[in-house]
A computed fold for an 83-nucleotide RNA from a marine sediment metagenome, annotated as c-di-GMP-I riboswitch aptamer. The sequence is in RNAcentral, with records from MGnify.

């Protein structure tokens, strides 16, 4: 992709679990999405545990080897189906 049709995931916010934290899963839950499937490769962004380094302390700066694919590229794959 067609104001069709099947099928699918599922934001916020509740509980819980893990986690230093961002955040993840698991249950509900539906704001949205035609790759909202998969993948941290490029850029972006979130955190700073540990590590530098300042500071007499309290505590402060930088940093990712952690995240985030539902920021945006890029790479891999794929389900229905008319004119």
């Nucleotide at each position: 992709g067609a104001c069709a049709a099947a099928g699918g995931c599922a934001a916020a916010c509740g509980c819980g679990u893990c986690g230093a934290a961002a955040g993840a899963c698991g249950c509900g839950g539906a704001c949205g999405c035609a790759a909202a499937g998969c993948u941290a490769u490029g850029g972006g962004u979130c955190u700073a545990a540990g590590g530098u380094c300042c500071g007499c302390g309290g505590g402060g700066a930088c940093u990712a080897g952690g995240g985030c694919u539902g920021c945006c590229a890029g790479g891999c794959u794929g389900c229905c189906g008319a004119a």